[in-house]
Molecule: transfer RNA
Organism: Myxococcales bacterium
RNA sequence: GCCCACGUAGCACAGUGGCAGUGCACUUCCUUGGUAAGGAAGGGGUCGCGAGUUCAAUUCUCGCCGAGGGCUCCA
Repeated sequence: GCCCACGUAGCACAGUGGCAGUGCACUUCCUUGGUAAGGAAGGGGUCGCGAGUUCAAUUCUCGCCGAGGGCUCCA
């Protein structure tokens, strides 16, 4: 330098052009003599950043940033 896949809640991940979800974690409550386990409810997101296409973009396109894998050239 080239190619590939990736970036979504504190963590691990899913998702699809039409309101952003699951598990764990966190908060409150129930249960217990008290914990743990179990049950119920709740909070938490500029979907990496910017632009484009579209009536509508987390999703499609382009650039940038980050992090990962592979390939190649020179001395």